Overview: This is a predicted structure of a 352-nucleotide part of an RNA (large-subunit ribosomal RNA, domain IV) from a Gemmatimonadota bacterium. The sequence was found in a public genome assembly.
Context: one part of a larger RNA
RNA sequence: ACGUGGUCAAGGAACUCGGCAUAAUGAUCCCGUAACUUCGGAAGAAGGGAUGCCCUUGCUGGUGACCCGUACAGGGAAGCUGGUGGGGGCCGCAGAGAAUCGGCCCAAGCGACUGUUUAGCAAAAACACAGGUGCGUGCCAAGCCGCGUAAGGCGCCGUAUACGCACUGACUCCUGCCCGGUGCCGGAAGGUCAAGCGGAGAUGUUAGCCGCAAGGCGAAGCCUUGAGCCGAAGCCCCGGUAAACGGCGGCCGUAACUAUAACGGUCCUAAGGUAGCGAAAUUCCUUGUCGGGUAAGUUCCGACCUGCACGAAUGGAGUAACGACUUGGGCGCUGUCUCGACCAUGGGCCCG
Numbered sequence: 001a002c003g004u005g006g007u008c009a010a011g012g013a014a015c016u017c018g019g020c021a022u023a024a025u026g027a028u029c030c031c032g033u034a035a036c037u038u039c040g041g042a043a044g045a046a047g048g049g050a051u052g053c054c055c056u057u058g059c060u061g062g063u064g065a066c067c068c069g070u071a072c073a074g075g076g077a078a079g080c081u082g083g084u085g086g087g088g089g090c091c092g093c094a095g096a097g098a099a100u101c102g103g104c105c106c107a108a109g110c111g112a113c114u115g116u117u118u119a120g121c122a123a124a125a126a127c128a129c130a131g132g133u134g135c136g137u138g139c140c141a142a143g144c145c146g147c148g149u150a151a152g153g154c155g156c157c158g159u160a161u162a163c164g165c166a167c168u169g170a171c172u173c174c175u176g177c178c179c180g181g182u183g184c185c186g187g188a189a190g191g192u193c194a195a196g197c198g199g200a201g202a203u204g205u206u207a208g209c210c211g212c213a214a215g216g217c218g219a220a221g222c223c224u225u226g227a228g229c230c231g232a233a234g235c236c237c238c239g240g241u242a243a244a245c246g247g248c249g250g251c252c253g254u255a256a257c258u259a260u261a262a263c264g265g266u267c268c269u270a271a272g273g274u275a276g277c278g279a280a281a282u283u284c285c286u287u288g289u290c291g292g293g294u295a296a297g298u299u300c301c302g303a304c305c306u307g308c309a310c311g312a313a314u315g316g317a318g319u320a321a322c323g324a325c326u327u328g329g330g331c332g333c334u335g336u337c338u339c340g341a342c343c344a345u346g347g348g349c350c351c352g
Base pairs, nucleotide, nucleotide: 002346003345004344005343006342007341008340010338011337014336019333027051028050029049030048031047036041038170052090053089054088055087056086057085058084059083060082061081062080063079066076067075068074091095103331104330105329106328107327108326109325110323111322115127116126131168132167133166134165135164136163137162143154144153145152171318172317173316174315176248177247178246181245182244183241184240185239186238187237190236191235192234196230201225202224204222205221208217209216210215249267250266251265252264253263276310277307288304289303290302291301292300
């Protein structure tokens, strides 16, 4: 100097990213207990009081010697042993005398909740979840497993209140507009279109013919090609569909102070963001501005709206209860700190 355990004047978070770690609370009985609420909760809310031993007295339970009783029915009852009140007294610093044994409150964010997860740095606001919605599926179902155009199996010894897939994620109030693009569903008149069918025609080759020759022409056959006609789905096309993938404007002017613009004009679009929320787990400028809390507050809470770049099941806004979640504040408490000190013990280290 370090580890572990213990104690500390005054102060009490001044420590620190942050009360991390300490300390504190702690049992049982009694009193008492707010907002809010889905009426269950919140609640052990919070906040108080009592607790030992001795004497005495009451009530009540078990057992019951013994006594009365003309019997076995019943009554009385000491003792022993439990429970629970009242009164009086005693001792200590301290009576749940040791050990085990909740700290609490206020406000906000996220997720409804109990659950699940990165075996070995992440437990969470991530996953799941009941509930909601869409789509598929009529049964040898759809969907899946099986090297197999297989047998067979799961689905299911189920049958649309079922099964599969996807999104959302309790509950409450809600969920606006756009089908132009992409996807999906429906349609089948027209356009396009494969193999195939088919073979018009063409190239090559040459028996032969022509030519003095060079060479030219050239049937059949063979080879190589090959037009028109017919030709499905798909695509084009016509419709539908957003709890399908997704999308949801700009400029200029205008009111008798100013400012602002209910109003008007114009351009573009498939349609131009509705309700609600909003400097937000989203706000760049930004420590926005105002209010609250502090002596002092880039955080926090409440507002405002100028939303760089919220917004409605990639759900919107709320929400009691719940959370080893995150954020801000407070009470209590403390060696976290001002600021350090001491004790015990262990190893290290030094000497032997």